Overview:
The part of an RNA shown here (small-subunit ribosomal RNA, 5' domain) has 530 nucleotides and comes from an uncultured prokaryote. Model confidence (mean pLDDT): 86 of 100.
Context: one part of a larger RNA
RNA sequence: GAUUGAACGCUGGCGGUAUGCUUAACACAUGCAAGUCGAACGGUAACAGGACUAGCUUGCUAGUUGCUGACGAGUGGCGGACGGGUGAGUAAUGCGCAGGAAUUUGCCCAGCAGUGGGGGAUAGCCCGGAGAAAUUCGGAUUAAUACCGCAUAUACCCUACGGGGGAAAGAGGGCCUCUCCUUGGAAGCUCUUGCUGUUGGAUGAGCCUGCGUCGGAUUAGCUAGUUGGUAGGGUAAAGGCCUACCAAGGCGACGAUCCGUAGCUGGUCUGAGAGGAUGAUCAGCCACACUGGAACUGAGACACGGUCCAGACUCCUACGGGAGGCAGCAGUGGGGAAUAUUGGACAAUGGGGGCAACCCUGAUCCAGCCAUGCCGCGUGUGUGAAGAAGGCCUUAGGGUUGUAAAGCACUUUCAGUAGGGAGGAAAAGUUAGUCGUUAAUAACGGCUAGCCGUGACGUUACCCACAGAAGAAGCACCGGCUAACUCCGUGCCAGCAGCCGCGGUAAUACGGAGGGUGCGAGCGUUAAUC
Repeated sequence: GAUUGAACGCUGGCGGUAUGCUUAACACAUGCAAGUCGAACGGUAACAGGACUAGCUUGCUAGUUGCUGACGAGUGGCGGACGGGUGAGUAAUGCGCAGGAAUUUGCCCAGCAGUGGGGGAUAGCCCGGAGAAAUUCGGAUUAAUACCGCAUAUACCCUACGGGGGAAAGAGGGCCUCUCCUUGGAAGCUCUUGCUGUUGGAUGAGCCUGCGUCGGAUUAGCUAGUUGGUAGGGUAAAGGCCUACCAAGGCGACGAUCCGUAGCUGGUCUGAGAGGAUGAUCAGCCACACUGGAACUGAGACACGGUCCAGACUCCUACGGGAGGCAGCAGUGGGGAAUAUUGGACAAUGGGGGCAACCCUGAUCCAGCCAUGCCGCGUGUGUGAAGAAGGCCUUAGGGUUGUAAAGCACUUUCAGUAGGGAGGAAAAGUUAGUCGUUAAUAACGGCUAGCCGUGACGUUACCCACAGAAGAAGCACCGGCUAACUCCGUGCCAGCAGCCGCGGUAAUACGGAGGGUGCGAGCGUUAAUC
């Protein structure tokens, strides 16, 4: 000099933008943070509408009815493995770069083939019981895209090439062209979507290898599943990954092992560079979710807001037994020099579910707080010598503050008060046309056009009007380094100090004042890095 997620002191007008527990991976009150689908299912607790019945006060009350919109609880599907947080552990099962082969991949895309015919349960509801509760037991009954056989098998898997194994589920909309009854419907036709098998792709994930990746030798030897082989098991998959047997190997001064420290990277800071330091925000990867362990489900977890066991802690209890996990967003206590609101909205972007409408979303977008950083603007402009008054200094003449002020003439950014006012909005919906599909002018899907129409921010940005210089300057320093000097007070005292050093009666070095210098909504100090 540059820099910082900074803190402290003094001071503080506005806006934009970015950041904001670096410490106790300490403990947490409260609310919210993962749901959704009735177009899978049986149904109907609540709400609204309709229908029916009764009472009648003649438009209200009560009851019945899933008929309709919808929908609590439940079965079922998909999603809770993403998104969000933290950096404890980890010096290599990690990360970075470059390769590899023995794998898998829900949803998505493309291709091929299929979607036939049956069965038995169970939740819910109802009845009854246990318990303070959490919860739970028995009986009866019921549905499915839940579950289980059978059939079929182009492809698929196993094979000793003889053969063997092995799937599926329906749902929703429209219509009478053909058949039957014939208002209209049934079979049927048709459209959309789903389901099953398999091939390929895309994406994601798992695995292996090489090189690189902090300090300590006052850590020199380490290792028995250890190193390799054979056989088997296990896994989606190679492999001592595991087991049995056999061999005796494997690593190490090119630093093994042990100890300490640490998430890694893109990057960031500094520097001319080489390098040094660092790893907040943002992005990629990894690890973790009260502590330790374990598996289940699933395409994917050994799972932050799932399960089980153990432990510590907290809470409830009828003492028999139960409940919990903010390193999600806010917020509280504690620790600390120190770090924010128990805010708004799903309008946009994205995610989950759904045909969709839509629902959910503390992701996200916004707002609030803080000069924490960066950037911009303002606190007036011109004129004005009687060089006013006052202050300070003085050799008492004067000098300086100083064109500074006052005065005069202007301007009105920003803030203030009124008015106007974009863009972030495209969708969705609806109507018409057209194309595809079809028996069809129906339904459905694509495209085009019109209409309608959705904004948390928001009293938005921006524009215009009004009034008046009106509301807006401090901080540090002035001995040398280092830009900037005099007076008074003090008298080795009080004090200053980054280094050299000042202060013991004329202190440009202490304290005050006047003046000056530097920076300026900041300025200094402290800490840290180069």

RNAcentral holds the full RNA, with entries from ENA. Rfam family: Bacterial small subunit ribosomal RNA.